[in-house]
The prediction has a mean pLDDT of 84. Predicted 3D model of a 79-nucleotide RNA (c-di-GMP-I riboswitch aptamer) from a Syntrophomonadaceae bacterium. It was read from a public genome assembly, where an Rfam model found it. The model forms 95% of the base pairs in the Rfam consensus.
This record gives sequence, structure tokens and C1' cells, in this order.
RNA sequence: GACUGUUAAAGGCAAACCCGUAGAAAUGCGGGGGCGCAAAGCCAUGGGUCCGCCUACAGCGGAUUGCCAGGUUGCCGGU
Repeated sequence: GACUGUUAAAGGCAAACCCGUAGAAAUGCGGGGGCGCAAAGCCAUGGGUCCGCCUACAGCGGAUUGCCAGGUUGCCGGU
């Protein structure tokens, strides 16, 4: 460096739900809490889904990286 993995070691993140808070909403943030995760670190780039505008289609804006891909960075082990 490449491929591969989580048996082990050190750790990391944190679902649902509850409280507070921001928002029109989806949802985000903080605290509690742990369902789980070898990238459940980061990026909204493609698709999907959700919210809103629009009479509708189309289109536009927002959200979701713990929906699926893709890009990029990282700990440890094995070859």
C1' cells in the first nucleotide's frame, strides 16, 4: 500500500420513547434512554421516501447519510 474482517483489545456512535427547544411541516438541536451499527464518521451527487407551494400534471423549495447506491476519511485484527 492492497484485499478482507470484527474472534480479540482500546474505544466510538446512538433507534424507539420521554422532557425541553426551533420550525408551517417533514424534521433538526440539547438532555435522558439503548434498538442496533465495522464506518450508524463526513458529503444531499443519483435514486427512493417524507413535508410544503401549485387546481391537477409537471415543476420548485425543504427534510431524510441509521432507505439504497456513489464519493471521501479513519481505529484495530488477518492475509